[in-house]
RNA sequence: CGGGGCGUGGCGCAGGGGUAGCGCACCUGCUUUGGGAGCAGGGAGUCGCUGGUUCAAAUCCAGUCGCCCCGA
Numbered sequence: 001c002g003g004g005g006c007g008u009g010g011c012g013c014a015g016g017g018g019u020a021g022c023g024c025a026c027c028u029g030c031u032u033u034g035g036g037a038g039c040a041g042g043g044a045g046u047c048g049c050u051g052g053u054u055c056a057a058a059u060c061c062a063g064u065c066g067c068c069c070c071g072a
Base pairs, nucleotide, nucleotide: 001071002070003069004068005067006066007065010024011023012022013021018055026042027041028040029039030038048064049063050062051061052060
């Protein structure tokens, strides 16, 4: 320098045009002598960033940043 993959709640991941979900974790209550487990409820992400397309973008396009892999 070139090519490719990944980036989404605290963590691990899904969602590939129609207003973002699952597991674990966290908070509250019940249960328990207490903890754990179990049950019920709840909070938390404007999707790496900036533009573009579209009635509508996490999703499509362009640029850019970070990490990883391959090549020179």